[in-house]
Context: one part of a larger RNA
């Protein structure tokens, strides 16, 4: 290479969309590219294989015979794949009626909370700890009342509950939009599935320009602990953290489980639909899609677990592994304002 393999041992791309690719539903019709048969030709000789010969045997050697699994021309089959033309509803997608949602922008608002100001009462102490300090206060604080600012985040509902492709997304109210179920079967007729390259999207953090900064707070600075404390605790506190534009493009981007599609006991919870029985309702039972979640046979598994939401049983399609360290370094090379990202070895040793 082959082959075996990717939930914890190396191994699933962070996620999506689709190019070229490879894969593909049912039915009858051709065609003969792939397939299968036949016949011709070539497939040098040596040399291999078998049966014989000759050198006393053998090694050698000579004779005939196979075999050369290929490649060409022909002449035929047509199941299956492939092509061309028809046709068809089970796949896909549209149409029509529904209801559910923190799906996404954008914009406007609402309350509680903490701070900060001003005025009121009001007086010595407040905070803070495991005890303490350092800090605030008698230029009146903590505490309480009344008014005002100003930011960020939204208690209870909230729920292994919802939506989203993924990262995410949660006070209300508008407007604009995306998707997904459920029902019906009126329309397209294979229009599907995968996706190397490619384009987009992508948590915090960091980066540029320009605002906003209440709490919280990397770095800083002081109390303290301690032998020391560059840490854990306490006091303070500047990037950031919020906005808008635009880079960055990694994460335990986790289900450590790519996407599709069919098959294969059951039980029991929820969440959104539907049909049906009972019923005055409330609700009950049955039964059906699509979701999310325990528990479980067969079956898989090194176990430990997975088990219709598979890690079973098949198929198509991508994407990664291949002993440990050296190292996700090194050096090119692309990308980036920089951080640095992506790609990605050897020497060497065990």
């Nucleotide at each position: 290479c082959u082959g075996g393999g990717u939930g914890u041992a190396a191994a699933g791309g962070g996620a999506g969309c689709g190019u070229a690719g490879g894969u593909g539903g049912c039915a009858a019709a051709u065609c003969a590219a792939g397939u299968c048969a036949g016949a011709u030709g070539u497939g040098a000789a040596a040399g291999c294989c078998c049966g014989g010969g000759g050198c006393u045997c053998a090694a050698c050697u000579c004779c005939g015979g196979g075999a050369u699994u290929g490649c060409a021309u022909u002449u035929g089959a047509a199941a299956c794949u492939g092509g061309u033309a028809u046709g068809c509803u089970a796949g896909a997608g549209u149409g029509c009626a529904g209801g559910a949602g923190a799906g996404g922008u954008a914009a406007g608002u609402g309350g509680a909370a903490u701070u900060c100001c001003u005025a009121g009462u009001g007086u010595a102490g407040c905070a803070g700890u495991g005890a303490a300090a350092u800090g605030c206060g008698u230029a009146g604080a903590u505490a309480u009342u009344a008014g005002g600012a100003g930011g960020a985040a939204c208690a209870c509902c909230a729920g292994u509950g919802g939506c989203g492709a993924a990262g995410g997304c949660g006070g209300c109210u508008u407007a604009c939009u995306g998707g997904a179920c459920u029902g019906u079967a009126a329309c397209u007729g294979a229009c599907a599935c995968u996706g190397a390259g490619g384009c987009u999207c992508g948590a915090a953090a960091g980066c540029g320009u320009g605002g906003g900064g209440a709490g919280c707070a990397a770095a800083c600075a002081g109390g303290a602990u301690u032998a020391g404390a560059u840490a854990c605790c306490c006091u303070g506190g500047u990037a950031g953290u919020c906005c808008a534009c635009g880079c960055c493009g990694u994460a335990a981007a986790c289900g450590a489980u790519g996407a599709a599609u069919a098959c294969u006991a059951g039980g029991u919870g929820u969440c959104g639909g539907g049909g049906g029985u009972c019923a005055a309702a409330a609700g009950a039972c049955c039964u059906u899609c699509g979701g999310u979640g325990c528990c479980g046979u067969c079956g898989c598994a090194a176990a430990c677990g997975c088990a219709u939401u598979a890690a079973g049983u098949a198929u198509u399609c991508c994407a990664c592994c291949u002993g440990g360290g050296g190292a996700g370094u090194a050096c090119g090379u692309u990308c980036g304002c920089a951080a640095g990202a992506a790609u990605g070895a050897a020497a060497c040793u065990c």